This is a predicted structure of a 79-nucleotide RNA (c-di-GMP-I-GGC riboswitch aptamer) from a Deltaproteobacteria bacterium.
RNA sequence: UGAGAAAAAGCCAAACCCGCCGCGAGGCGGGGACGGAAAGCCUACGGGUCUCCAAUGGGAGAUGGCUGGGUUGCCUGGG
Repeated sequence: UGAGAAAAAGCCAAACCCGCCGCGAGGCGGGGACGGAAAGCCUACGGGUCUCCAAUGGGAGAUGGCUGGGUUGCCUGGG
């Protein structure tokens, strides 16, 4: 400097179960691992999906583990 085929020292933790919060999507904590190479952090601004209200103009929300974007970094191997 560019890459992520294989691997994983370390890291995170889907479904599901329990408790609490929310009308709901869903969130938080504990257990638990389906997975992840940024599933670290920032961003709900763009695209997507979903919920509630409304009623066809829309309004208010959820999701960053759907994704674009910004930023920092580990490991492995290459030049």
The source organism's lineage runs through Bacteria, Pseudomonadati, Myxococcota and Myxococcia. Its mean pLDDT, the model's own confidence on a scale to 100, is 79.